[in-house]
Molecule: RNase P RNA; transfer RNA
Organism: Croceibacterium sp.
RNA sequence: CCAGGAGGCCGGGCAGCCGCGACCGCGCAAGCGAUCGAGGAAAGUCCGGGCUCCACGGAAACAAGGGUGGCGGGUAACGCCCGCCGUGCCGGGAUUUCGGUCCUUGGCACAGGGAAAGUGCCACAGAGAGCAUACCGCCGAUGGCCCCUAAAAGGCACAGGCAUGGGUGAAAGGGUGCGGUAAGAGCGCACCGGGAUCUUGGUAACAAGGUUCGCACGGCAAACCCCACCCGGAGCAAGACCGAAUAGGGGUCUCGCGCCCUUUCGAGGGCAGGAGCGUUCCGCUCCGAGAGGCCCGGGUUGGUCGCUGGAGCCUUGCGGCAACGCAAGGCCGAGAUGAAUGGCUGCCCUUGCGGGGCCGGUGCGCAAGCAUACCGCCCGCGAGACAGAACCCGGCUUACAGGCCUCCUGGCACU
RNA sequence: GCCCGGGUAGCUCAGUGGUAGAGCAGACGACUGAAAAUCGUCGUGUCGGUGGUUCGACUCCGCCCCUGGGCACCA
Numbered sequence: 001c002c003a004g005g006a007g008g009c010c011g012g013g014c015a016g017c018c019g020c021g022a023c024c025g026c027g028c029a030a031g032c033g034a035u036c037g038a039g040g041a042a043a044g045u046c047c048g049g050g051c052u053c054c055a056c057g058g059a060a061a062c063a064a065g066g067g068u069g070g071c072g073g074g075u076a077a078c079g080c081c082c083g084c085c086g087u088g089c090c091g092g093g094a095u096u097u098c099g100g101u102c103c104u105u106g107g108c109a110c111a112g113g114g115a116a117a118g119u120g121c122c123a124c125a126g127a128g129a130g131c132a133u134a135c136c137g138c139c140g141a142u143g144g145c146c147c148c149u150a151a152a153a154g155g156c157a158c159a160g161g162c163a164u165g166g167g168u169g170a171a172a173g174g175g176u177g178c179g180g181u182a183a184g185a186g187c188g189c190a191c192c193g194g195g196a197u198c199u200u201g202g203u204a205a206c207a208a209g210g211u212u213c214g215c216a217c218g219g220c221a222a223a224c225c226c227c228a229c230c231c232g233g234a235g236c237a238a239g240a241c242c243g244a245a246u247a248g249g250g251g252u253c254u255c256g257c258g259c260c261c262u263u264u265c266g267a268g269g270g271c272a273g274g275a276g277c278g279u280u281c282c283g284c285u286c287c288g289a290g291a292g293g294c295c296c297g298g299g300u301u302g303g304u305c306g307c308u309g310g311a312g313c314c315u316u317g318c319g320g321c322a323a324c325g326c327a328a329g330g331c332c333g334a335g336a337u338g339a340a341u342g343g344c345u346g347c348c349c350u351u352g353c354g355g356g357g358c359c360g361g362u363g364c365g366c367a368a369g370c371a372u373a374c375c376g377c378c379c380g381c382g383a384g385a386c387a388g389a390a391c392c393c394g395g396c397u398u399a400c401a402g403g404c405c406u407c408c409u410g411g412c413a414c415u
Numbered sequence: 416g417c418c419c420g421g422g423u424a425g426c427u428c429a430g431u432g433g434u435a436g437a438g439c440a441g442a443c444g445a446c447u448g449a450a451a452a453u454c455g456u457c458g459u460g461u462c463g464g465u466g467g468u469u470c471g472a473c474u475c476c477g478c479c480c481c482u483g484g485g486c487a488c489c490a
Base pairs, nucleotide, nucleotide: 001411002410003409004408005407006406007405008404009403010402012348013347014346015345016344017343018342020037021036022035024033025032026031039386043397044396046395047394048393049392050391051235052234053233054232057282058281060280061279062278065231066230067229068228069227070084071083072082073081074080085112086110087109088108089107090106091104092103093102094101095100113226114225118224119223120220121219122218135166136165137162138161139160142159143158144156145155146154174192175191176190177189178188179187193215194213195212196211197210198209199208200207201206239305240304241303242302249296250295251294252293253292254291255290258271259270260269261268262267273287274286275285276284298489299488300487312331313330314329315328316327317326318325319324349384350383351382352381353380354379355378356377359376360375361374362371363370364369416486417485418484419483420482421481422480425439426438427437428436433470441457442456443455444454445453463479464478465477466476467475
């Protein structure tokens, strides 16, 4: 310098004129002046909270439904973030019987609890697919048959034996090697893997080591399920107030108008009932002849609050590997409601195309000089993304022209 | 702004892990003098897109795209 990857940041700047929204000041008013005025995603609405109502207070438990899932930490909380562990892949290294095996200061990915609780599924192919099987094959030691006078040797592959090899499949009940055998097989042994158990280290996930077991226990839980933990529901069109208008209309459903006592005849109290939440318990409130739900029909399409100062932003210091936290100082940065935040011009920046000129670099040439292939320079034309707040925050995801910074890997050149 | 639902053949819809179907429509043939009806045969799919789980995905899970509907207040 080029290429690739990871992380972070910016995402046009300045000036003038005109215009728009909010608020403040001045003005009788028209209007004038000052200040502020979109984002990293304002988006998707996928998670988590604040806030408000349901709803009148408390406590747990249960059921249903939904969600999360290695461990530890961060946080208001999370399905987010950080660190660590484990597994897999790539790269590198070691070893090798060239099949593999082992180790990683490296990189990437992981929705990563439980399959020795239960149920279910494993199509097709295949002999056999779940406490498995024998198609091809290997053997046929033993027994049988043939040969033979007989035995041995030999032959057959009949009884049978095998689970090594082939084949099917995503998957065939540990792997490699040696021994062993008629052939074989954890049948025996060594190493590796695995289970159980103990010790040590670590907060833990887990790791290392010892003892022991020939090896049982295939895969799927983004299938039901089990375990642990979390979650009440709805959402600013929540909700509160003011004003206007209308037929305070109709239909249908549910629960009701109960009993006793006192009475100054107004009513009060008790029991029972109903409603207020999915159920239960306690408590409280309301109901007394109406209350509530749903549907149809009618009217309005106004205003105010909620509304933006907050888990807020910036700088510095300290703690922490980090996420993040703490302290000090400073700052106020949109609140619209058919919905403002824009347009034009000039200069600059980045970039594309075209042109000019050898003034500078560069190339050719000894030089004079030549050249526009390249860069700088000058001129002209164009382009500058994705996208627009609507109650507010923390995340995730998705979209995004171009540019900057840091780190890593590879290549080329030079020292 | 907020909340629900849907996407499978040209159209309307089934299909809940194991080769994607039905009706209508379409093409061809038969019947007919010809047509309709009827009968027979046949084709047609990125299962909205893209990743993942799984041996295997229309189906299960994540993200995205398209599309339909509902939600104001008063009495």